[in-house]
Source information: A computed fold for an 82-nucleotide RNA from a soil metagenome, annotated as Glycine riboswitch aptamer.
RNA sequence: UGCGCGGGAGAGUCCCCGGGCCGCCAGCCCGGGCGCCGAAGGGGCAACCUCCCCGGAACCUCUCAGGCCACCGGACCGCGCA
Numbered sequence: 001u002g003c004g005c006g007g008g009a010g011a012g013u014c015c016c017c018g019g020g021c022c023g024c025c026a027g028c029c030c031g032g033g034c035g036c037c038g039a040a041g042g043g044g045c046a047a048c049c050u051c052c053c054c055g056g057a058a059c060c061u062c063u064c065a066g067g068c069c070a071c072c073g074g075a076c077c078g079c080g081c082a
Stems, first nucleotide, its partner, number of pairs: 001082007012034001014033001016032006035068003041064001042062003048056002
């Protein structure tokens, strides 16, 4: 570094309009709007690492991406294998 297993947080299943499923309501899905979160990724400063330089660099920060029922994803941690 890669693979497998386990653990793994945060934030609206809010509002309006339109479309679809449906005979209608309700419900669900898609799109849009606003609000919010940060732990895929990405960017920024730089704590820190180093005798110095070079270099590396965050769980800090920005929210472009991503995410805000569940599922999926998920930094990071533990175990095993190569």

The coordinates come from a structure-prediction model, not an experiment, and the mean pLDDT is 76. Its Rfam family is "Glycine riboswitch aptamer". From the family's description: This family represents the bacterial glycine riboswitch.